[in-house]
RNA sequence: AAUUUUAGGUAAUCGCGGCUAGAAAUAGUUGAGGAAAGUCCAUGCUCGCACGCGCUGAGAUGCGUGUAGUGUUCGUGCUUAGCGAAACAAUAAGCUAAGGCAACGUGAAUCGUUGACGGCAGGAAAAAUGACUACGGCUUUGCUAUGUCAAAGUAUUCUUGAAAGUGCCACAGUGACGAAGCAAUAUUGGAAACGGUAUUGGUGGAACGCGGUAAACCCCUCGAGCGAGCAACCCAAACUUUGGUAGGGGCACUUUUUCUAGUAGGAAAUGAACGAACGAAAGAGGCAGUAAUUGCAGAUAGAUGAUUACCCAAUGGCGCGAGUGCCUAUAUCGCGUCAUUUGACAAAACAUGGCUUAUCGAA
Numbered sequence: 001a002a003u004u005u006u007a008g009g010u011a012a013u014c015g016c017g018g019c020u021a022g023a024a025a026u027a028g029u030u031g032a033g034g035a036a037a038g039u040c041c042a043u044g045c046u047c048g049c050a051c052g053c054g055c056u057g058a059g060a061u062g063c064g065u066g067u068a069g070u071g072u073u074c075g076u077g078c079u080u081a082g083c084g085a086a087a088c089a090a091u092a093a094g095c096u097a098a099g100g101c102a103a104c105g106u107g108a109a110u111c112g113u114u115g116a117c118g119g120c121a122g123g124a125a126a127a128a129u130g131a132c133u134a135c136g137g138c139u140u141u142g143c144u145a146u147g148u149c150a151a152a153g154u155a156u157u158c159u160u161g162a163a164a165g166u167g168c169c170a171c172a173g174u175g176a177c178g179a180a181g182c183a184a185u186a187u188u189g190g191a192a193a194c195g196g197u198a199u200u201g202g203u204g205g206a207a208c209g210c211g212g213u214a215a216a217c218c219c220c221u222c223g224a225g226c227g228a229g230c231a232a233c234c235c236a237a238a239c240u241u242u243g244g245u246a247g248g249g250g251c252a253c254u255u256u257u258u259c260u261a262g263u264a265g266g267a268a269a270u271g272a273a274c275g276a277a278c279g280a281a282a283g284a285g286g287c288a289g290u291a292a293u294u295g296c297a298g299a300u301a302g303a304u305g306a307u308u309a310c311c312c313a314a315u316g317g318c319g320c321g322a323g324u325g326c327c328u329a330u331a332u333c334g335c336g337u338c339a340u341u342u343g344a345c346a347a348a349a350c351a352u353g354g355c356u357u358a359u360c361g362a363a
Base pairs, nucleotide, nucleotide: 004363005362006361008311009310010309011308012307013306014305016031017030018029019028020027021026033345037356038355040354041353042352043351044350045229046228047227048226049225050067051066052065053064054063055062073224074223075222077220078099079098080097081096082095083094100117101115102114103113104112105111118219119218121159122158123157124156129150130149131148132147136144137143138142165217166216167213168212169211182201183200184199185198186197187196188195189194233249234248235247253285254284255283256282257281258280259279265274286296287295288294312343313341314340315339316338317337318336319335320334321333322332
């Protein structure tokens, strides 16, 4: 460091809840964790919705069965690899390793921590047409573009990528992301027209920084039926019906079969498909224990507790002993004795699995 077990024990008295026996009194037996917490993820179960297939019927809005397909739905996101439960498989949350980016620890780095970290990319580039100038040329007081400005960094086009399209950054400012951009000064090219470069200035939160924004519309990748939840859901008295209150079931070690019952019910005539619940009986299996019988928490204003004694554990004091060549000192271990409480984190609520968090000790 990792894994497993345990998480104080025994006895007595009184008390609380369930079950069994009993007419009753009463007796027996049993009664909260490794995380019961978080609710991060999932499985089972129940109901609802969506859709597919099928059944009955004149007619589906009914019933049975399933989660395929689709995407005007929902979720997901750094890259790669591995591990990852509920029988297997697969996978979720999560975990591990390597690498990249961002932020923070800091003024900086090695390093560390955190991360709701997919996409706003990089180039090229006309012409018709209109206007300005006249070096040069010419037929010379003028004409003329191969020069320049606009058209336009537009139409159009190329590369990379799974995906970079359309937008927005009020007011102010020439201009708020477009190969955009005003003024002044300096410098430079040119015959001129007209350009290039650098610095400074103005407006503003920000002035071109590989800018910001997708929590803008949207695009791409991968995945998936969706939602709710035991207070789900079912039955239901006084009262014939309706309703669903009291109350009961669900609910308890796990589970099967049968009866109730093809009953109640079942499109607002009938009938068909389909088809319960409450309640009762019998059997199989797991664990613990016993001579045998037996037992396994199931509550719901929510039980599982209190007291006493002893033992154990922990801390401290004292004494004795052991080992280290001897002495001294210190520390460790064991035994005895005295004192103390200091005995952690903490409590079932449908069941289960993984993950995360809290935690005194012992083997």
Notes:
A computed fold for a 363-nucleotide RNA from an Aerococcaceae bacterium, annotated as Bacterial RNase P class B. NCBI's taxonomy places the organism under Bacteria, Bacillota, Bacilli, Lactobacillales, Aerococcaceae. The model forms 97% of the base pairs in the Rfam consensus. The coordinates come from a structure-prediction model, not an experiment, and the mean pLDDT is 76. It is recorded under the gene name rnpB. It matches the Rfam family "Bacterial RNase P class B". The family is grouped with related families in Rfam's "RNaseP clan". Rfam links the family to the GO terms ribonuclease P activity, tRNA processing and dimeric ribonuclease P complex. Rfam describes the family as follows. Ribonuclease P (RNase P) is a ubiquitous endoribonuclease, found in archaea, bacteria and eukarya as well as chloroplasts and mitochondria. Its best characterised activity is the generation of mature 5'-ends of tRNAs by cleaving the 5'-leader elements of precursor-tRNAs. Cellular RNase Ps are ribonucleoproteins. RNA from bacterial RNase Ps retains its catalytic activity in the absence of the protein subunit, i.e. it is a ribozyme. Isolated eukaryotic and archaeal RNase P RNA has not been shown to retain its catalytic function, but is still essential for the catalytic activity of the holoenzyme. Although the archaeal and eukaryotic holoenzyme s have a much greater protein content than the bacterial ones, the RNA cores from all the three lineages are homologous -- helices corresponding to P1, P2, P3, P4, and P10/11 are common to all cellular RNase P RNAs. Yet, there is considerable sequence variation, particularly among the eukaryotic RNAs.